[in-house]
The RNA shown here (transfer RNA) has 72 nucleotides and comes from Candidatus Nomurabacteria bacterium UBA5155. It was read from a public genome assembly. NCBI's taxonomy places the organism under Bacteria, Bacteria candidate phyla, Candidatus Nomuraibacteriota. Its Rfam family is "tRNA".
RNA sequence: UCCCCUGUAGCUCAGCGGUAGAGCGGUCGCCUGUUAAGCGAUUGGUCGUAAGUUCGAAUCUUACCGGGGGAG
Numbered sequence: 001u002c003c004c005c006u007g008u009a010g011c012u013c014a015g016c017g018g019u020a021g022a023g024c025g026g027u028c029g030c031c032u033g034u035u036a037a038g039c040g041a042u043u044g045g046u047c048g049u050a051a052g053u054u055c056g057a058a059u060c061u062u063a064c065c066g067g068g069g070g071a072g
Base pairs, nucleotide, nucleotide: 001071002070003069004068005067006066007065010024011023012022013021018055025043026042027041028040029039030038048064049063050062051061052060
């Protein structure tokens, strides 16, 4: 320098162009002599940044940034 993969909740990850979810975690409660476990409720997001396409973009396109891998 070039090519590929990846970036979504505090963490690990889903998500078909139609206004984003799960598990774990946090908070509150129930249960228990107490803790843990279990159960219920609740809390959660500028979808890496900026543009473009579209009635509508996390999703498609382009550039850039971060991480990982490969070629030279």